[in-house]
The RNA shown here (TPP riboswitch aptamer (THI element)) has 107 nucleotides and comes from Ornithinimicrobium sp. CNJ-824. The prediction has a mean pLDDT of 77. The sequence is in RNAcentral, with records from Rfam and Ribocentre. RNAcentral records the identical sequence in 2 taxa. Taxonomically the source falls in Ornithinimicrobium (Bacteria, Bacillati, Actinomycetota, Actinomycetes). Rfam family: TPP riboswitch aptamer (THI element). Its family is annotated with thiamine pyrophosphate binding in the Gene Ontology.
RNA sequence: CGGGUCCGACAGGGGAGCGCUCCGGCGCUGAGAGUGCGGCCCGCAGCCGCAGACCCUAAGAACCUGCCCCGGUUAGCACCGGCGAAGGAAGUCGACCUUGGCCCUGC
Numbered sequence: 001c002g003g004g005u006c007c008g009a010c011a012g013g014g015g016a017g018c019g020c021u022c023c024g025g026c027g028c029u030g031a032g033a034g035u036g037c038g039g040c041c042c043g044c045a046g047c048c049g050c051a052g053a054c055c056c057u058a059a060g061a062a063c064c065u066g067c068c069c070c071g072g073u074u075a076g077c078a079c080c081g082g083c084g085a086a087g088g089a090a091g092u093c094g095a096c097c098u099u100g101g102c103c104c105u106g107c
Base pairs, nucleotide, nucleotide: 001100002098003097004096005095007094008093009092010091011057012056013055014054017028018027019026020025035051036050037049038048039047040046063088064087065086069082070081071080072079
């Protein structure tokens, strides 16, 4: 110098789906399925901001686009395969380990 890690600090990126419902909730998958406060709104729903939990931070994927995509599968989503070596996507420092490379010195 390089390589490694269920490690640490700080910084940053990101999503929140599906089915049923008497609209109160219940169930499914998942790391997470919108928890708290504030704003828009008569209110609900929804959206936005901040915080929280969770995941991810250099890339075969945290997440986004293509995509209301194609095949399988499921109650549906999820999931599996394809698209996909696609196009994008957020990092530094430290700690520890190291059998690797180079250099210096001694014997």